This is a predicted structure of a 1370-nucleotide RNA (small-subunit ribosomal RNA) from uncultured crenarchaeote. The prediction has a mean pLDDT of 81. NCBI's taxonomy places the organism under Archaea, Thermoproteati, Thermoproteota.
RNA sequence: UUCCGGUUGAUCCUGCCGGACCCCACUGCUAUCGGGUUGAGACUAAGCCAUGCGAGUUGAGCGUUUCUGGCCAUAGUAGAGACGCAGCAUACGGCUCAGUAAAACGUGGCUAACCUACCCUUGAGACGAGGACAACCCCGGAAACCUGGGGCUAAUCCGCGAUAAAUGGAAAUGCUUGGAAUGGCUUUCCGUUCAAAAGGUAUUAGGGUCAUGCUUCCUAACAUCGCUCAAGGAUGGGGCCGCGACUGAUCAGGUUGUUGGCGGGGAAACGGCCCACCAAGCCUAUAACCAGUACGGGCCAUGAUAGUGGUAGCCCGGAGAUGGGCACUGAGAUAAGGGCCCAGGCCCUACGGGGCGCAGCAGGCGCGAAAACUUCGCAAUGCGCGAAAGCGUGACGAGGUUAGCCCGAGUGCCGUCCGCUGAGGAUGGCUUUUCUUUGGUGUAAGGAACCAGGGGAAUAAGAGGAGGGUAAGUCUGGUGUCAGCCGCCGCGGUAAUACCAGCUUCUCGAGUGGUGGGGGCGAUUAUUGGGCCUAAAGCGUCCGUAGCCUGCUUUGUAAGUCCUCCGUUAAAUCCGACGAUCCAAUCGUUGGACCGCGGAGGAUACUGUAGAGCUAGGGGGCGGAAGAGGCAGGCGGUAUUCUUAGGGUAGGGGUGAAAUCCUAUAAUCCUAGGAGGACCACCAGUGGCGAAGGCGGCCUGCUAGAACGCGCCCGACGGUGAGGGACGAAAGCUGGGGGAGCAAACCGGAUUAGAUACCCGGGUAGUCCCAGCUGUAAACGAUGCAGACUAGGUGUUGGAGCGGCUACGUGCCGCUUCAGUGCCGCAGAGAAGUCAUUAAGUCUGCCGCCUGGGGAGUACGGUCGCAAGGCUGAAACUUAAAGGAAUUGGCGGGGGAGCACCACAAGGGGUGAAGCCUGCGGUUUAAUUGGAGUCAACGCCGGGAACCUUACCGGGAGUGACAGCAGCAUGAAGGUCAGAUUGAAGGUCUUACCAGACAAGCUGAGAGGAGGUGCAUGGCCGUCGCCAGUUCGUGCCGUGAGGUGUCCUGUCAAGUCAGGUAACGAACGAGACCCCUGCCCUUAGUUACCAGUAGGUUCCAUUGGAACUUAGGCACACUAAUGGGACUGCCAUCGAUAAGAUGGAGGAAGGAGGGGGCCACGGCAGGUCAGCAUGCCCCGAAUCUUCCGGGCCACACGCGGGCUGCAAUGGUAAGGACAGUGAGAUCCGACCUCGAAAGGGGAAGGCAAUCUCUAAACCUUAUCUCAGUUGGAAUCGAGGGCUGCAACCCGCCCUCGUGAACAUGGAAUCCCUAGUAAUCGCGCGUCAUCACCGCGCGGUGAAUACAUCCCUGCUCCUUGCACACACCGC
Repeated sequence: UUCCGGUUGAUCCUGCCGGACCCCACUGCUAUCGGGUUGAGACUAAGCCAUGCGAGUUGAGCGUUUCUGGCCAUAGUAGAGACGCAGCAUACGGCUCAGUAAAACGUGGCUAACCUACCCUUGAGACGAGGACAACCCCGGAAACCUGGGGCUAAUCCGCGAUAAAUGGAAAUGCUUGGAAUGGCUUUCCGUUCAAAAGGUAUUAGGGUCAUGCUUCCUAACAUCGCUCAAGGAUGGGGCCGCGACUGAUCAGGUUGUUGGCGGGGAAACGGCCCACCAAGCCUAUAACCAGUACGGGCCAUGAUAGUGGUAGCCCGGAGAUGGGCACUGAGAUAAGGGCCCAGGCCCUACGGGGCGCAGCAGGCGCGAAAACUUCGCAAUGCGCGAAAGCGUGACGAGGUUAGCCCGAGUGCCGUCCGCUGAGGAUGGCUUUUCUUUGGUGUAAGGAACCAGGGGAAUAAGAGGAGGGUAAGUCUGGUGUCAGCCGCCGCGGUAAUACCAGCUUCUCGAGUGGUGGGGGCGAUUAUUGGGCCUAAAGCGUCCGUAGCCUGCUUUGUAAGUCCUCCGUUAAAUCCGACGAUCCAAUCGUUGGACCGCGGAGGAUACUGUAGAGCUAGGGGGCGGAAGAGGCAGGCGGUAUUCUUAGGGUAGGGGUGAAAUCCUAUAAUCCUAGGAGGACCACCAGUGGCGAAGGCGGCCUGCUAGAACGCGCCCGACGGUGAGGGACGAAAGCUGGGGGAGCAAACCGGAUUAGAUACCCGGGUAGUCCCAGCUGUAAACGAUGCAGACUAGGUGUUGGAGCGGCUACGUGCCGCUUCAGUGCCGCAGAGAAGUCAUUAAGUCUGCCGCCUGGGGAGUACGGUCGCAAGGCUGAAACUUAAAGGAAUUGGCGGGGGAGCACCACAAGGGGUGAAGCCUGCGGUUUAAUUGGAGUCAACGCCGGGAACCUUACCGGGAGUGACAGCAGCAUGAAGGUCAGAUUGAAGGUCUUACCAGACAAGCUGAGAGGAGGUGCAUGGCCGUCGCCAGUUCGUGCCGUGAGGUGUCCUGUCAAGUCAGGUAACGAACGAGACCCCUGCCCUUAGUUACCAGUAGGUUCCAUUGGAACUUAGGCACACUAAUGGGACUGCCAUCGAUAAGAUGGAGGAAGGAGGGGGCCACGGCAGGUCAGCAUGCCCCGAAUCUUCCGGGCCACACGCGGGCUGCAAUGGUAAGGACAGUGAGAUCCGACCUCGAAAGGGGAAGGCAAUCUCUAAACCUUAUCUCAGUUGGAAUCGAGGGCUGCAACCCGCCCUCGUGAACAUGGAAUCCCUAGUAAUCGCGCGUCAUCACCGCGCGGUGAAUACAUCCCUGCUCCUUGCACACACCGC
């Protein structure tokens, strides 16, 4: 030693992007103070610079000179300058980082190849004799800078001689240091070269000179400062060597003084450093050379470390001074404030010529995102000079500016009152760090700080955020995919916790945010510490060079390795301890560390190295077997095509269907012969061989490799393999052959909207052979090669051994073993799929390759190729994902199983044609209000709208609770006659009257809204669904999403049941249940019923019968309540002995008896804001309320649903029968009556098992006779009736007249399996009136399956998926 957000419907991975942390620079807003700091023009322009300053000093080396003093003879000097000579310094200090990849730097050595002024130590010395030049004086030149000539002069200035000394050669004896003399020393000889300042000052002593002077002269002693030589030291340098040290191979070859030698020159010194000659070397894959970038290090940032990045400041080293070059002086320079030359820039100029160089300190311009005062002082520290005093010093020390950074402090505390127990305000008190003020101390001078005193809570809080990551609002207003926000994900399309504001709140706090860069997070470059079957990634395969790695035993060595010691690793930095500033930052002292390098001594297991052996690796030999291994030659086979001849006749061929095409010049077809090219059926096998690509008729020759067996031989000879080489499918290219079939391109025919395709007919390259090139493939086991180890089972190929059998064969069977090749599977591994002795397990060695997606295997460069192209191989830019495996769904013109008359089949009847009705669209209109749109909108909104309804259009009128302000007893609101206005109206206005208190004129705010949003909602409904599904608990499996259960087999209408089963149980659905109906029993009988009994009335009348009725009775029917009954219970067969199925018996009913109700978890942004409720928005004197009229009824058209028909199974006329559900009070209305009818006038009964409303098809008879009719009724005309305020737009009914289309309906499509379809009427709802509608009711009453999954769909299992808004997808 840390994670979090982002790929998905969800999951696990891979992988990147982003966030949180630290550091640096700039920047927005804001700001009280102090301390520290090796913070502050580094980054860009080593760009350019006005002005001032930044290196002088020495009179105790010397000359000249100015000024101010001093000295009057027992005396005798001092200070301040100026110019110059001379000495030392100016090679330091200060600045900067351009260049430099090595002449740099770091570290450790070497210098036996060197130098070193000033300094220290030691020794020796300083003798003799000379000379010049400045300043100064005189004379010139020149615009200036500057410069020429003549003359004088001193020295610590410069020569000469001597001595010492140095150096070269020869010789000799040795000595000495050392690992080693080529070093050093001594002696002799010869040659060459060759020192010095007899100086200064002070003191003492002696002497000289004298006012027109003196600033002293000489000698001696001593002291001191200097001088010369030699040796040593110290310090500072020069040179050489080992090691370390950025990126690029799209930089692979570089080099001619180059590499070496001999001889010279030069240098302090080695050296091609330079030169002449000779040789041809030298460096390089351990990266030369080239290119790019960069001062190097101590250190600094970050990090757990390894590391990565930086290295301007402080220190060490280097380099540079506008760019480039050169020397002089000097101990030292190739010299920042010295010189010369060239270049460019600027300045002066009399145009002839001159001058300058801030990367020193300030300062200016420019550049930029970016950085201070033209300050004070040498008081401190240091440096230069000086004997010293001292002088100088933009080094340095101080101050000023600045939100660089680090550390520290503060912005108050306590009461009372007001206020909401707030926010805050008022008021009183306390304290004084800060603040302000007075005096001192402080300092070179001032400031700050410090000390003492006065005043006074006074003078001091912001920045960023509040959707997640990420602490903190689902608060209010605005906006409405706009404006905007956002590192990433993502917010914003009218209810924004995400924008803009307000309020509240969170974090940090004199700071806080942003931008850019670095580190970490990142085990996303992996040495520590990753990977490569499918996520990115194994070279197509083999051979092999360098390199790396390497079996067993033993001896030596000690390079690696390990231990101990020594030296070094500058200081600062870092760590520990202690101390100082109140603490801290910071500073000081002290110890350690600085992981490195060098040296000495020791150890020897391992690695290395040298030697000796061994046989388990490897190689060789021998043996008998296997094989589509390779190359060459020969032989063969069938088929296709062409051709010859014969036979034969009209088609053939081809396809889903066709056509192009071939064919009367005879095709296709059959027979026989010939030609030619390609190929090699069966055998044939998850069989064999080969390194891979690949290899298949038979025979022969040549040739290679592997496996097995052997008491044979060699003796580690091995593994891998960067570069390199060889082989390498198909296609392609070059040259030459060949060409039967097939067949890119191409030409036709089809298909199609098109069809540059799929299908068909032709057809050229090519496919074949020889020679050469290309060098790629999903060249795949998407799995590099080699070795070792780690359970098994079961096939198969080759060999060997053993056993058995034997038809004795190269036979068959079995066991063991070696080598190959498959399948299953344990441990283990993996994200999983899966792999699993043929590893993707556990280890070892070597090579290749990967680092988000795209751009892109592209561009440029190089190289190979005839070309096509191959190999190598980027970047800009863009993007938040791309991807792997698995899961659940959905989908599939995938598969399997099951099911359904909203599926088919077998049938029945319709729709689609006509007229009309009705709904919808469209159009029209002032308005034709609005909704609903496949199934699941369209006789739907119960929606049959004359007004109303009504929402639409035209016109008229009315309406503001409550609060505030205007108004009002000089009369508000209200009412009203008449007139005007108007379609009409005290609605308004005019005029008047009544009346007596409110008040719509304004601002808010309401009532109301069938105004918006069904995508804000509740509720309700539709639909999936006439389906059989949907889940849970526990357990188990899986890292997980999830799975299992719910699967399989059989069965069922059914996830119904049975059996099996890592599941066992359970819930909601299904079923059960509830209602109606079908059979029976019981109970109950009024208004129902009337068999039997008794009576009455009427009719026919023969005993008697019929109808009505009373008493009476529950027998039947009926009504309405309770029960029973049906359960595969019984028999047979099938099935597994089950569940169950089929058939039968019995039964009213048979396998769910028939019909209905109910109808799961959920989905659809399904429908409804116009039934109701309701959030938000809107209107608010109109989008509210009301009145009148109009419209919803329009009509060129299109669609849906119906009705009526097209007729004879019928129409018309006359006569005759039989229901049930229901309904009935301004209602049903018998019955009577009037009318031709609709209907009118009366009216009993009925609040209903009592009364009323009530059938038609049907039956019988007659007629019509196949026609646009006696079918059909639309349309139109006329006359009546009913409802209603009102039937014009726009109702219904009756009668008469009129008498249209229509003669059975294209493509297509709907419903239906029995009391069903079809057909017939009846009731109810709506309703004043109006039913071709809806909901019910009964009457008559069939045909055809008893199956299937072909169409349309549904359920389950399985499979593929790049879909998940889910195929109307992407």
Rfam family: Archaeal small subunit ribosomal RNA. Clan: SSU clan.